[in-house]
C1' cells in the first nucleotide's frame, strides 16, 4: 500500500389488457439420504433416530529417594545352616494422582449463557517470591501368623511389627480471636495502618549427599466461589401470581453474602415496558445466506454450563454434591449351593436394536500433552497414525497430430440425399496416474549420543506399451439441446403451466443433440429471489384492510424566547472485545484445497475528557395554538308538559237501492238482518299535507304542526383575562336506527306469521281477501346495519370559476346591487395523485403526529375456550383439509323477457293456398332374407335420383371365378374371331366339334388382339367429412370488413367507421385529429323495352301480276332475323334544403330518377353437407368387404308427417262450330298424307340433319245449345271385361283406349304457406332424362286482378347506447337441499395415557440436634470421671401409598356441519329491468335454493320532473 468493488428475473387467473394477489422455477449450502455410474493422489469429515440395551479387551495410575514384611537373582564370608552386601520383582501401610483428560445434550427460557462491571462479602493443592522454623515424646493399626463363618463376594476373633500414618508438650516472628487509643483513607454499612498487654495453634524426614521434601505467615499467579447492569424463542384462546411470599430484628449456618435456615414482628413484593402458566431449546465465538439490514442453524475446531442406568444423600479433599468413587431407594441384566451377593460404554474399538443413513474388536508412546516419581522410566483409546466410505472441498488423468474413399454399420428421407464424422480405421508421435525395477528423506528439538508407529512412505532415476481408466441426466415454455418408431385419456409423465381420446419434439424406445463430468440427477432442509411483514422498504375509496359515533386514563408527539444541566446526540483518549473463523499481504507443501507469519476487522460493552446546535430536563418570560369574558345571530339539536285540524276507521241517526269491492282478467271477501254512496253527530289512535328547497341542526344513530318550561353546542364581532392549559388516544366509559326480549299500558292504519282466493308441470312466492305479534307509550335490556362519502382525527401549505345557507364589513340619508372577508355546504376544473375508474383547499395532493385495521381464496362474521346477555345472540376468534387461483378497474364481443333509430311480403291491407277428402310422390316407424345408403329446425321429406320391370343396384338368397371384369411389366405360344353339340330349372361356367389366319418391315423383327404362367401387383359405393382438396348451402345481394400513415391511451385498443342531414347501399355532401387506400355497394356483361344503318333467305307482302295457298313472278318499304349504333345522365325548369348531398312537381321523351329481369354472393359463421360425383391421407378386407351371373328387393303397410295433383261445381260441366302464340326438339329420330278401327294404335310411307318438311289442333276465349243445386250430366279412386304400344321380358312392378262399375268429397280446427304488376291466380305449349314410363323438374307464351292506413306488435337484419357474475359467447353462468364414494374435522355416556401441582400416610440413606444405660489405646485427671465414639430417638426428606381436582393427548356407539369426487335426483335463488330490482343487518315461516315483514343502502337498468354544473 492492501484489507474489498455493491442490488437481473421468468411462468402461471382474461378472448386480450393494466392491476392487485398467491403457487411455482432458476442460485447458493449441507454431518445428509437414494438411484446409475465408479481411475488416481492431498486435506478434512462420519449415529442428526433409542441420554435404547450391553458380551470381550483395553482406557488411571504411580512413588521403594516415606514404611515394615514376602520372593527372585547375585557378590563377598563360610562344609553347610546362615550373616553382610547388591540388583529386580511387589500385595499392604503411606503420598500425589483418580474434581484434569475423554464423553453426551436428556435437562434448563436460568444470572444458564454472551457483554460488562463489582467482591470494602470470599478460596485456591501443585507452581514463583520473600521470611521465618523443624526441640522433645507418646499410643496404635494393616501387612503378617493362627483360626472361624460363608458357594462366593466378603467378613469375624486373637496375637506381632514400621512410617513422611496417628496423638500430646515446648517454641510464636508473622497470623488468628476479643479488648483498647492515636492516625490515615473511602463507597453507606465501613476500610486500612501504628502501639499496649491477654488468649489459640506448627513441623518429617528420605537420600546416591549432586538434592528432594516438612511447618507458619505474607505476596504474586492460575483456578475456582458469589453478587449486578444490559441482551436472549413462541402462545394473552395463559391476567392476574406469591405465605418464607417482602421486609425488619435477634439467633444459626457457610470459604463468603444473604430468607440460605430458624424464632419474632410488619404486610409487604411481582405484573400489561407482560407477572404467573403452558409449550420449545443446552448458550456462545461462529457457519449457511443476503448488496446490505436480515434470516436460519449451533456437526467437525475453540469457550462456558449441565448430565454420567433414575432419583436421593452425604464422606473424603485445595477442589466433588465426583462418568471408570461411597451409601439408600427403584427398574433392569448376570451370578447362585437359595441363605445371599454382582453390574452400570453418554471413554476408545465392537454387538444387538431402532433408522433413509454414519467406520476397525487396528498400530504406537516416535513427537505434543498429562498423572505419578529426583531420576531412569511408568501409565495415557489424550494424542499421532493407518484402515473403510466419492460423504465433502481440490488437483491430475482416461492420450496428441495428420487423416475423405466423406468407408462399413446406425438413424432418417421429398430416395436426390443428409446425419453420426475427422468421428473411426489408417499412418507418425507422447507415457502424466497405474505397473515393474533401482535409491531415499523432512518430521529427532537446545553441546554429543541414542530413539520414527507413520514407512521403505513422499520424492529422484530407469523400463515397456495407447497400453488399464467415462459415465449420469437432460431435449413443450421457463431453459442450452428433435427427429423417427410404438402406445391411442390406455400404459404413464409432471417443479409450475399442463401432456396422452390414431399423424404426442411432452408416456416408452432408438438414432441425434445439450449440460455437467469421477461424478451425475432425485429427495430432504435453510437462506435468496420475496418491497410477501416492507428499520433500510408496503398498504386501507371500489382489489384483504378507518374501530359505528363520541368522552377520557396511560402511553406517544408538542408553539416561541432566555438562561442553567448534560440524560439522549457528536468527536477524542484508554480499556475490554480469547485463539481460530472472515479479509488483505506474504510464505510453504510441483499447483490448489490445506498450512504458517503479518495485519485489517470484531460495528457491542464500561470508564474519562470536550462540544451545547437539535431532543429532553430545570427556572423564567412572551401570546398566535387553547380557554375565558363582553356584544349580536341562526336553527326540524336535546327533555318534559300542554293543545290543534286534515284524512282513515269504528260507532248512533237520516237520505237510498242492488250492487260494492278487487284484477293482467277473476275469486275469496261484504252487502236486501240494507252494504258501497252520501248527510249529520260521536268515539279513538297514530302521523303531521302545502312551506320543503343537493336548505338547516347535531358527535354519530338521527331530527320536521303549534305553544310554554327547562336546556347542550355552534357562527360572527371585539381583544379584556389566562398564558401552551394542546393534538391523538391502548384500556376504561357514555350514545348507538330497525328488528328482537322483558313487565305494564294502548291498539285508529298498516302489517311478519296464519288462513283463504288465484296463478303455476308445482307456488310454502309474486297478485287479491282478511289477519295476529309488531309498529305506538313508560321503565329496563340488547349493542348490530350497505351503522357509507364503502375515505379515522387533528394542523399548516398547494390555481382558479359558479351556486346556495349564516354573520359581518365597505357604500349609501336609507334600502338594494356591486365588491371585500369568516363559518358551512355543492358543482366544474389546473398542477400533483392514482391500475384504471376518478380525487382536486370538504383531496384519494404536499408534509408532520398519534390511534385502528390488513398480508391468496375456501375452510371461516366458523369450531373449542373465556367475557357479555333472560333469551335470540354478540364480542374475541383459530387449526386441519383442500385449490391455483380468488379478485379490481378497463377493452372488444356475445347476450338481455335494456333503450333510441332503420330496412325488409316481417306485421298489417288484400289475392290464392296447404291443414280436411281421394290419389300421386318424399320422408319417419313398423315389417322383411333384404326392404342399399346419403340429407334432419330454417338451410332434410316432388331432395342426391334430368326417369329402379332386367340392366342401373350400391341390398338379399343361390351359383361361380381367383394376378382376377380393369392398368402397367417379364418370358413364351398363338392372329383375332365365328358357328354348332352336350351338360345344368336358368345364367356366368365347363366340356367338345367344324370353319379362320391381321398390319409394318432395313425380313434381324416390331405393332395391335389372345391364350395359358409366375409375381410385383389389381380391385373395394369399406371406415373416418371431427385427417383434406374440390364443390355446395346459410346467414344474404345484408351492408357491411379491413389496412397505412398519423394522433390519444401504460395497456388491451381507440380514432378513421362516430355525428346532422340524406341514400336500395360505409350511396352522396358538411362537420370532426384525421388523411388516404383496399375487400363488398353502384358501374362494366346478358336480357326484355325504342329508334337508326346495314344485310333479305327457308323470313316478310306496301304496290304491279299470279294462285285453292306469299304458291308463283317481283319488291326491299313493313313484320321479323342478326350485326353495329343511338338514348336516360337529376341532363332542363320549379320550390324546399347549410349558395350542399338530396327530395318533392313538371317539361320533353318510346323508357325517368336503380327503366323490368338475370349472371354477379365481402371478411367471415355454422368442426353445416357431401370419403356414394371425383380427388386423396391413415386404418381395414386380399380364393373376399373384389368379380360375373340368375331370381329377388328398393315398388312391402295398423300408422305419422311434408310436397303436389284433382276436385267438392252454374264465374261450372256437356255438345258442336270457331279464333289468337311464343319457346323448343328432330335420322337406331320427326313422321305429312292415305288407308283401317269407336278409340289407343296399326299399315304404308312424301318431305326433312330442318327461319324450308314435321312434332303441331294451343287452350282458357267467343258463338250456338243442354244440365238447375241434387252427392247431381259435379267428382272421378277403387274394380271389371276387351284391346293397343314399348321391350329377351309388363306376375311380383309400365303407359295407354273402350265399355261397365261410380268411393271419399258440398270449401276444410288450431295453426301456416306464397304474392306489390305484366305480379297472384288461370289457361295451355315445348324440352331434358328416355326402349317404355311426370300430376315431378326447366323453359315458353294467352287471359289477367286486388290491396299497401301504416310501423304499435310477430320474425329476421343493421346503427349507435346502456347492463352483464356470458366468451364453447343465453343452447351461457350459476344456487341450494337429497342419494352415493372419499378425506380431514367438532360434540359426545364414556374409556385410556401422560407431566406439573395440592392435601394427608408411610419414610431410606444420610447431615444436623438431642440423649448416650453402654463402650473405649493415647490427652487431662492420683483416683472417680472427663473428653472421644458405637447406638437409640427426634426434625428434614427420595421412593411409595390414598383422596380431590385443574391442564394435555389418545380412542368411542351415536351424532353435527365442511372439503372433494362421472354426464345422479328436485327445483331456478344470483348474474340482462335475471323476468318480483339487488344487497346488508334483524324476526319469522318454509323440501331446497329462499319467501315475505321493519329500517337502511346503490356497489340498481328504464322513462320524466326538480334543482346545480359547463358550452354556446
Nucleotide at each position: 500500500a492492501a484489507a474489498c468493488u455493491u442490488a437481473a428475473g421468468a411462468g402461471u387467473u382474461u378472448g386480450a389488457u393494466u392491476c392487485u394477489g398467491g403457487c411455482u422455477c432458476a442460485g447458493g449450502a449441507u454431518g445428509a439420504a437414494c438411484g446409475c455410474u465408479g481411475g488416481c493422489g492431498g486435506c478434512g469429515u462420519g449415529c442428526u433416530u433409542a441420554a435404547c440395551a450391553c458380551a470381550u479387551g483395553c482406557a488411571a495410575g504411580u512413588c521403594g529417594a516415606a514404611c515394615g514384611a514376602g520372593g527372585g537373582c547375585g557378590a563377598u564370608a563360610g562344609c553347610a545352616a546362615u550373616a553382610u552386601u547388591g540388583c529386580c520383582c511387589g500385595a499392604g501401610u503411606g503420598g500425589c494422582g483418580g474434581a484434569c483428560g475423554g464423553g453426551u445434550g436428556a435437562g434448563u427460557a436460568a444470572c444458564g449463557c454472551g457483554u460488562g462491571a463489582a467482591c470494602a462479602a470470599u478460596c485456591u493443592g501443585c507452581c514463583u517470591g520473600u521470611a521465618u522454623c523443624a526441640g522433645g515424646g507418646g499410643a496404635a493399626u494393616a501387612a503378617c501368623a493362627c483360626u472361624a463363618a460363608g458357594a462366593a463376594a466378603u467378613u469375624g476373633g486373637u496375637g506381632c511389627u514400621a512410617a513422611u500414618a496417628c496423638c500430646g508438650c515446648a517454641u510464636a516472628a508473622g497470623a488468628c480471636c476479643a479488648c483498647g487509643g492515636a492516625g490515615a483513607g473511602g463507597c453507606a454499612u465501613c476500610u486500612c495502618c501504628c502501639a499496649g498487654g491477654g488468649g489459640u495453634a506448627a513441623a518429617a524426614g528420605a537420600a546416591u549427599a549432586a538434592u528432594c521434601g516438612g511447618a507458619u505467615a505474607c505476596a504474586g499467579a492460575u483456578g475456582a466461589g458469589u453478587u449486578c447492569g444490559c441482551g436472549u424463542c413462541c402462545c394473552a384462546u395463559u391476567a392476574g401470581g406469591u405465605a418464607g411470599u417482602u421486609g425488619g430484628u435477634g439467633a444459626g449456618g457457610u470459604a463468603a453474602c444473604g430468607g440460605c435456615c430458624c424464632a419474632c414482628c410488619a404486610a409487604g413484593c411481582c405484573g400489561a415496558c407482560g407477572a404467573u402458566g403452558g409449550g420449545u431449546a443446552g448458550c456462545c465465538g461462529a457457519c449457511c445466506u443476503g448488496a446490505g439490514a436480515g434470516g436460519g442453524u449451533g456437526a467437525u475446531c475453540g469457550g462456558c454450563c449441565a448430565c454420567a442406568u433414575u432419583g436421593g444423600a452425604a464422606c473424603u479433599g485445595a477442589g466433588a454434591g465426583a462418568c471408570g468413587g461411597u451409601c439408600c431407594a427403584g427398574a433392569c441384566u448376570c451370578c447362585u449351593a437359595c441363605g445371599g451377593g454382582a453390574g452400570g460404554c453418554a471413554g476408545c474399538a465392537g454387538u444387538g436394536g431402532g433408522g433413509a443413513a454414519u467406520a476397525u474388536u487396528g498400530g504406537g508412546c516416535a513427537a505434543u500433552g498429562g498423572a505419578g516419581g529426583g531420576a531412569a522410566c511408568u501409565c495415557u483409546g489424550a494424542c499421532c497414525c493407518a484402515g473403510c466410505a466419492a460423504c465433502g472441498c481440490c488437483g491430475c488423468g482416461u492420450g496428441a497430430g495428420u487423416g475423405a474413399a466423406g468407408a462399413a454399420g446406425g438413424u432418417u428421407u421429398u430416395c436426390g440425399g443428409a446425419u453420426u464424422g475427422u468421428a473411426a480405421a489408417a499412418c507418425u508421435c507422447u507415457u502424466u496416474a497405474a505397473g515393474c525395477g533401482g535409491g531415499g528423506a523432512c518430521g529427532a528439538a537446545g553441546a554429543a549420543a541414542g530413539u520414527g508407529a507413520c514407512u521403505g512412505u513422499a520424492c529422484c532415476c530407469g523400463c515397456a506399451g495407447a497400453a488399464u481408466a467415462a459415465g449420469c441426466a437432460u431435449c413443450g415454455g421457463c431453459u442450452a439441446a428433435c427427429u423417427a418408431c410404438g402406445u391411442g385419456c390406455c400404459a404413464g409423465c409432471a417443479g409450475c403451466c399442463g401432456c396422452g381420446g390414431u399423424a404426442a419434439u411432452a408416456c416408452g424406445u432408438a438414432g441425434g443433440a445439450u449440460g455437467c463430468a469421477a461424478g451425475c440427477g432425485u429427495u430432504a432442509u435453510c437462506c435468496g429471489g420475496a418491497a410477501u411483514g416492507a428499520c433500510u422498504g408496503g398498504g386501507c375509496g371500489u382489489a384483504a384492510a378507518g374501530g359505528g359515533u363520541g368522552c377520557g386514563u396511560a402511553g406517544g408527539u408538542g408553539g416561541u424566547u432566555u438562561g442553567u444541566c448534560a440524560a439522549g446526540u457528536u468527536g477524542g483518549c484508554a480499556g475490554c472485545g480469547u485463539a481460530a473463523u472472515u479479509c488483505c499481504g506474504u510464505g510453504g507443501c510441483u499447483u490448489a484445497a490445506c498450512c504458517g507469519c503479518g495485519g485489517a476487522a470484531c460495528u457491542a460493552c464500561u470508564g474519562c475528557c470536550a462540544a451545547a446546535a437539535c431532543u429532553g430536563a430545570u427556572a423564567g418570560g412572551c401570546u398566535u395554538g387553547a380557554g375565558u369574558g363582553c356584544g349580536g345571530c341562526a336553527g326540524g339539536g336535546g327533555u318534559a308538559u300542554g293543545u290543534g285540524g286534515a284524512a282513515u276507521u269504528c260507532c248512533u241517526a237520516g237520505u237510498g237501492u242492488a250492487g260494492c269491492g278487487g284484477u293482467g282478467g277473476a275469486a275469496u271477501g261484504c252487502g236486501u238482518a240494507g252494504a258501497u254512496a252520501u248527510u249529520a253527530g260521536g268515539a279513538g289512535g297514530a302521523a303531521c299535507a302545502c312551506c320543503g328547497g343537493u336548505g338547516g341542526c347535531g358527535a354519530a344513530a338521527g331530527c320536521g304542526a303549534c305553544a310554554u318550561a327547562c336546556u347542550g353546542g355552534g357562527c360572527c364581532g371585539u381583544a379584556a383575562c389566562u398564558g401552551a392549559c394542546a393534538c391523538u388516544g391502548a384500556a376504561g366509559c357514555a350514545c348507538g336506527a330497525a328488528a328482537g326480549c322483558g313487565u305494564g299500558g294502548g291498539g285508529a292504519g298498516c302489517a311478519a306469521a296464519c288462513a283463504g282466493g288465484a296463478u303455476u308441470a308445482g307456488a310454502u312466492a309474486c297478485c287479491c281477501u282478511g289477519g295476529u305479534a309488531g309498529u305506538c307509550c313508560a321503565c329496563g335490556c340488547c349493542g348490530u346495519a350497505a351503522a357509507c362519502g364503502a375515505u379515522g382525527a387533528a394542523u399548516a401549505c398547494u390555481a382558479g370559476g359558479u351556486g346556495u345557507a349564516g354573520g359581518g364589513g365597505u357604500a349609501u340619508c336609507g334600502a338594494c346591487u356591486c365588491c371585500c372577508u369568516c363559518u358551512g355546504u355543492g358543482c366544474c376544473g389546473u398542477c400533483g395523485c392514482a391500475a384504471a375508474c376518478g380525487c382536486a383547499u370538504u383531496a384519494a395532493g404536499u408534509a408532520u403526529u398519534c390511534c385502528g385495521c390488513c398480508u391468496g381464496g375456501g375452510g371461516a362474521c366458523u369450531a373449542c375456550g373465556a367475557c357479555c346477555g333472560c333469551a335470540a345472540g354478540g364480542u374475541u376468534g383459530a387449526a386441519a383439509c383442500u385449490c391455483a387461483a380468488a379478485g379490481a378497474a378497463a377493452u372488444u364481443g356475445a347476450c338481455g323477457g335494456g333503450g333510441a333509430c332503420c330496412c325488409g311480403c316481417a306485421c298489417a291491407a288484400g289475392c290464392a293456398g296447404c291443414g280436411g277428402a281421394g290419389c300421386a310422390u318424399g320422408g319417419g316407424g313398423u315389417u322383411u332374407a333384404a326392404u342399399u345408403c346419403g340429407a334432419c329446425g330454417c338451410a332434410a321429406c316432388g331432395c342426391g335420383a334430368a326417369a329402379a320391370a332386367c340392366c342401373u343396384u350400391a341390398c338379399c338368397a343361390g351359383a361361380a371365378c381367383u394376378u382376377g371384369a380393369c392398368a402397367u411389366c417379364u418370358a413364351g405360344u398363338g392372329a383375332a374371331g365365328a358357328a354348332c353339340c352336350u351338360u345344368g330349372u336358368a345364367a356366368u361356367g365347363a366340356g367338345g366339334u367344324u370353319c379362320g389366319u391381321c398390319c409394318c418391315u432395313u425380313c434381324g423383327g416390331g405393332g395391335a388382339c389372345a391364350c395359358g404362367a409366375a409375381g410385383a401387383c389389381a380391385g373395394g359405393u369399406g371406415u373416418u367429412g371431427c385427417a383434406u382438396g374440390g364443390u355446395u348451402g346459410u346467414c344474404g345481394u345484408c351492408a357491411g370488413c379491413u389496412c397505412g400513415u398519423g394522433u390519444c391511451g401504460u395497456g388491451a385498443g381507440a380514432u378513421g367507421u362516430u355525428a346532422g342531414g340524406u341514400u336500395a347501399a360505409g350511396u352522396c355532401c358538411u362537420g370532426c385529429a384525421a388523411c388516404g387506400a383496399g375487400c363488398g355497394c353502384a358501374a362494366c356483361c346478358c336480357u326484355c323495352a325504342u329508334a337508326u344503318a346495314c344485310a333479305g333467305u327457308u323470313g316478310c307482302c306496301a304496290a304491279u301480276a299470279u294462285u285453292a295457298a306469299g304458291u308463283u313472278a317481283g319488291g326491299a318499304a313493313c313484320u321479323c332475323u342478326g350485326u353495329a349504333u343511338a338514348g336516360a345522365c337529376u341532363g332542363c325548369c320549379g320550390u324546399g334544403g347549410u349558395c350542399a348531398a338530396c327530395a318533392c312537381g313538371g317539361a320533353g321523351g318510346a323508357a325517368g330518377g336503380u327503366g323490368g329481369g338475370g349472371a354477379u354472393g365481402a371478411c367471415g359463421u355454422c368442426a353445416a353437407a357431401u370419403c356414394a360425383u371425383c380427388a386423396c391421407g391413415g386404418c381395414c378386407c386380399u380364393u373376399a368387404c373384389g368379380u360375373u351371373c340368375u331370381g329377388g328387393g328398393c315398388c312391402a303397410c295398423a300408422c305419422c308427417c311434408g310436397u303436389g295433383c284433382u276436385a267438392c261445381a252454374a264465374u261450372g260441366g256437356c255438345u258442336a262450330u270457331u279464333a289468337c302464340a311464343a319457346a323448343g326438339a328432330g335420322c337406331a329420330g320427326c313422321g305429312a298424307g292415305a288407308u283401317a278401327g269407336u278409340a289407343a294404335u296399326a299399315u304404308u310411307g312424301a318431305g326433312c340433319g330442318a327461319a324450308u318438311c314435321u312434332c303441331a289442333u294451343a287452350a282458357a276465349g267467343a258463338u250456338a245449345g243442354u244440365c238447375u243445386c241434387a252427392g247431381u250430366u259435379c267428382a272421378g279412386a277403387c274394380u271389371g271385361u276387351g284391346g293397343g304400344c314399348u321391350g329377351c321380358a309388363a306376375c311380383u312392378c309400365g303407359c295407354c283406349c273402350a265399355c261397365a262399375c261410380g268411393a271419399a268429397g258440398u270449401a276444410g280446427g288450431a295453426g301456416u304457406u306464397g304474392c306489390u304488376a305484366g305480379u297472384a291466380a288461370u289457361c295451355c305449349c315445348g324440352a331434358a332424362u328416355c326402349a317404355g314410363c311426370a300430376u315431378g323438374u326447366c323453359g315458353g307464351g294467352g287471359u289477367g286482378a286486388a290491396u299497401g292506413c301504416g310501423u304499435u306488435c310477430c320474425c329476421g337484419g343493421g346503427u349507435c347506447u346502456u347492463g352483464u357474475a356470458c366468451a364453447c359467447a343465453c343452447c351461457g353462468c350459476c344456487c341450494g337441499u337429497c342419494a352415493c364414494g372419499c378425506c380431514a374435522u367438532g360434540g359426545g355416556a364414556g374409556u385410556u395415557g401422560g407431566g406439573a401441582g395440592u392435601g394427608c400416610c408411610c419414610a431410606a440413606a444420610g447431615u444436623c440436634a438431642g440423649u448416650g444405660u453402654c463402650c473405649u489405646a493415647a490427652c487431662c485427671g492420683c483416683a472417680a470421671g472427663g473428653a472421644g465414639g458405637a447406638g437409640c430417638u427426634g426434625c428434614c426428606u427420595a421412593a411409595g401409598g390414598c383422596a380431590a381436582u385443574a391442564c394435555c393427548g389418545a380412542u368411542g356407539a351415536c351424532u353435527g356441519g365442511g372439503g372433494u369426487g362421472a354426464a345422479g335426483u328436485c327445483g331456478u335463488a344470483a348474474c340482462a329491468a335475471g323476468g318480483u330490482a339487488g344487497c346488508c343487518g334483524u324476526a319469522u315461516c318454509g323440501g331446497a335454493a329462499g319467501g315475505u315483514g321493519c329500517g337502511g343502502c346503490u356497489g340498481g337498468a328504464u322513462c320524466a320532473c326538480c334543482u346545480c354544473c359547463u358550452u354556446u